[in-house]
RNA sequence: GAUUUCGUAACUCAACGGAUAGAGUAUAGGUUUUCUAAACCUAAAGUUACAGGUUCGAAUCCUGUCGGAAUCA
Numbered sequence: 001g002a003u004u005u006c007g008u009a010a011c012u013c014a015a016c017g018g019a020u021a022g023a024g025u026a027u028a029g030g031u032u033u034u035c036u037a038a039a040c041c042u043a044a045a046g047u048u049a050c051a052g053g054u055u056c057g058a059a060u061c062c063u064g065u066c067g068g069a070a071u072c073a
Base pairs, nucleotide, nucleotide: 001072002071003070004069005068006067007066010025011024012023013022018056027043028042029041030040031039049065050064051063052062053061
């Protein structure tokens, strides 16, 4: 330099183009327990990498940029 692929919560991952983007872990609070742990309940946490485009509607489709990975040179 070329091609392919990935980017979603603190972390690991879901989400046929359609309703308020969800789950587990972790975090905070609570119940229980003599206390801790475990279990259960609740809550918070998101500019879906960034900027445009298509569409009635985009995390999803298209283009460009940025970053990571792999292969080739």